[in-house]
This is a predicted structure of a 72-nucleotide RNA (transfer RNA) from a Minisyncoccota bacterium. Rfam family: tRNA. The family's RNA type in Rfam is transfer RNA. The organism belongs to Minisyncoccota, within Bacteria. RNAcentral holds the sequence, with entries from ENA.

């Protein structure tokens, strides 16, 4: 310098353009236990970023920006 893939809770993750963006861990609370932990209940917490298409955008498109790879 060019060309590809990728960006959703702390994490690893699901969502043919349409449902209150769903789910496990994890943290917190509560029951349970003498104590922990183990199990039951519940509770927070997420779509990099700015535009475009569309009745409707995690999803299509474009540009920026994090990370990856490859190529000179």
């Nucleotide at each position: 310098g060019c060309u590809c893939c990728u960006g959703u809770a702390g994490u690893u993750u699901a969502a043919u353009g349409g449902a209150u963006a769903g789910a496990a861990c994890a943290u917190c609370g509560c029951u349970u236990u003498g104590c922990g932990g183990u199990a039951g209940c519940g509770a927070c917490g997420a779509u990099c970023u700015a535009g475009g298409u569309u009745c409707g955008a995690u999803u299509c498109c474009u540009g920026g920006u994090g990370g990856g790879a490859g190529c000179a």